[in-house]
RNA sequence: GUGCAGCGCGCCUAGGGAUCCGGUCGGCAACGACGCAGGACCGAGAGGUGCAAGCCGGACAAAAGGCGUCAGCCACAUAGUCCGGUAACACGGCGGGAUAAAAACCCGGGAGAC
Numbered sequence: 001g002u003g004c005a006g007c008g009c010g011c012c013u014a015g016g017g018a019u020c021c022g023g024u025c026g027g028c029a030a031c032g033a034c035g036c037a038g039g040a041c042c043g044a045g046a047g048g049u050g051c052a053a054g055c056c057g058g059a060c061a062a063a064a065g066g067c068g069u070c071a072g073c074c075a076c077a078u079a080g081u082c083c084g085g086u087a088a089c090a091c092g093g094c095g096g097g098a099u100a101a102a103a104a105c106c107c108g109g110g111a112g113a114c
Stems, first nucleotide, its partner, number of pairs: 008051005015042002020039002022036001023034004054086007065074003089109001091112001095107003
């Protein structure tokens, strides 16, 4: 300098607005204003937790195929099943996008930095 790999999902939280329900205020009403410690909703790669892909180790273990001097060999095979382990590290804009709207959601483990 270059290339490959570093997975995903559920639940919860930090956080987030305001379509729906409710609330507060104004109003005769129609309506309007207000995120309002409510219901509900969105929600983290770099937050928590669980499962789990993959990888490592161990045990069990075919069918089929190939070779053959037809005894056997490839084969302590492979697929698969079960058990255990691992599943690390991680500073990060501006700007844009979705939804009613916004966000640490998505663009994005991006640009950039080290």
Guanidine-I riboswitch aptamer from Roseibium marinum, 114 nucleotides, folded computationally. Rfam family: Guanidine-I riboswitch aptamer. Rfam links the family to the GO term regulation of gene expression. The source organism's lineage runs through Bacteria, Pseudomonadati, Pseudomonadota, Alphaproteobacteria and Roseibium.